[in-house]
RNA sequence: CAAGUCGGCUAGACAAUCGCUCUACUCAUAAGGUAGGGAGGAAAGUCCGGACUCCGCAGGGCAGAGUGCCAGGUAACGCCUGGGGGGUGUGAACCUACGGAAAGUGCAACAGAAAGAUACCGCCAGCUUUGUACCCUUGGGUAUACUGGUAAGGGUGAAAUGGUGCGGUAAGAGCGCACCGCGGCGUUGGUAACAACGAUGGCAUGGCAAACCCCACUUGGAGCAAGACCAAAUAGGAGCCUUCAUGUGGCCCGCAAUAAGGGGCUCGGGUUGGUCGCUUGAGCUUUAUGGUGACAUAAAGCCCAGAUGAAUGAUUGUUCACGACAGAAUCCGGCUUAUCGGCUGACUUGCAAU
Numbered sequence: 001c002a003a004g005u006c007g008g009c010u011a012g013a014c015a016a017u018c019g020c021u022c023u024a025c026u027c028a029u030a031a032g033g034u035a036g037g038g039a040g041g042a043a044a045g046u047c048c049g050g051a052c053u054c055c056g057c058a059g060g061g062c063a064g065a066g067u068g069c070c071a072g073g074u075a076a077c078g079c080c081u082g083g084g085g086g087g088u089g090u091g092a093a094c095c096u097a098c099g100g101a102a103a104g105u106g107c108a109a110c111a112g113a114a115a116g117a118u119a120c121c122g123c124c125a126g127c128u129u130u131g132u133a134c135c136c137u138u139g140g141g142u143a144u145a146c147u148g149g150u151a152a153g154g155g156u157g158a159a160a161u162g163g164u165g166c167g168g169u170a171a172g173a174g175c176g177c178a179c180c181g182c183g184g185c186g187u188u189g190g191u192a193a194c195a196a197c198g199a200u201g202g203c204a205u206g207g208c209a210a211a212c213c214c215c216a217c218u219u220g221g222a223g224c225a226a227g228a229c230c231a232a233a234u235a236g237g238a239g240c241c242u243u244c245a246u247g248u249g250g251c252c253c254g255c256a257a258u259a260a261g262g263g264g265c266u267c268g269g270g271u272u273g274g275u276c277g278c279u280u281g282a283g284c285u286u287u288a289u290g291g292u293g294a295c296a297u298a299a300a301g302c303c304c305a306g307a308u309g310a311a312u313g314a315u316u317g318u319u320c321a322c323g324a325c326a327g328a329a330u331c332c333g334g335c336u337u338a339u340c341g342g343c344u345g346a347c348u349u350g351c352a353a354u
Base pairs, nucleotide, nucleotide: 001350002349003348004347005346006345007344008343009342010341012319013318014317015316016315017314018313020038021037022036023035024034025033026032040325044336045335047334048333049332050331051330052223053222054221055220059253060252061251062250064219065218066217067216068215069083070082071081072080073079084098085096086095087094088093099214100213104212105211106208107207120154121153122150123149124148125147126146130145131144132143133142134141135140136139162180163179164178165177166176167175181203182201183200185198186197187196188195189194227276228275229274230273237267238266239265240264241263242262244261246256247255283302284301285300286299287298288297289296290295
C1' cells in the first nucleotide's frame, strides 16, 4: 500500500418564525400564560420466551406440541457465553436440525450379475484321463462342453461384504502378518461432552430418523378489542325444545353448580358515552469488585412518548457526511428480515522498503 475477518459508537447539525400534543403550576373548573418532555436500530415480522389480567380446580392423567453434544448465564426461552465433535477456508474466522440405526417399520430412480444381497466378463482345477475334437503315439498335451472352487482383477454405480503392502494358495480370500481403521477393556487428564496412551479382539451387512419411530426433558386456556368501574337508556321482553346439558382447545378422572335453576334455538328492544388499565420499568448511565465470558453484586446519579380517525409538522438561513430502511398503541428479553452513510478498535494474508 492492497485485499479480507470479527466488533463498538452514531443515524445529519445549528439558529429563527409559526403550528400540534402530554405533564406540573397559575387561573374563574375555562381560555390564556410559565416551565419541562415528545418515535427506532430495527418501532418491521407476529417467530419464540415471559410479566400482567381473566377463567368459583387453573388439580391429576392421556393425546397433541416443542427442544435435543457438555457446562454455565438469565425471570424464562428455540436466546446468549464458553468448551467438545464434525465440516469450510492459506489464514484471521465461519457453519452446525450434534440423543438412538443391534426395538421395529419404511425409502433409495437408472445402470449393474447383485443394493440387506451376489457372479456378467474373468481366474483355477478336472478323481478311474468325465464327454467330444485335434496332435504326438508307452502315455501325455491343447481346445471346448459339463462339474466344482473363487470374490483378489475388470466393468456398472453416489455407494459393491474395511484400506495399503507382504506371505500363502490350484487360483483366491483377514486365510496369516505389519501398519492404518473399527469394537469393547484399562490407565491418565478434564465438572462434563471428550482427548491421549496401552494391551487386546480378525473384527462388519453401509446410508437416511430435516422418514415414521424409540429415549430424555419441558408444556392449562384465552388475551389490553385482557380486564375493572361510572353514567345513561330500554322491555326485570316474548316463544319453543330439554330425564340436564354446563364450567376458556380435545378426551378421561376428580371437583363445583344444578329443575323457582341451568342449557340450546328463533324473534324483538336498549346502549355504541366516559374514566381507569397507560407507563417507575426483570429500567438506564457511570464507577468499583468478582468472573475467560455471557453476566452478577454494591454505590452514586437520571426519569426518558402515552396518542385514541390516532400528536412531534411547515417555512427560511448556514453548514455538511447531501441523509437509506423506515412511525410507538399494554410492557419487557431475544431471534429473523430491510438498510444510505460517518467515526473507530483488534486480527489475517499478499506486495514493497528498511
Notes:
Predicted 3D model of a 354-nucleotide RNA (Bacterial RNase P class A) from a Legionellales bacterium. The prediction has a mean pLDDT of 76.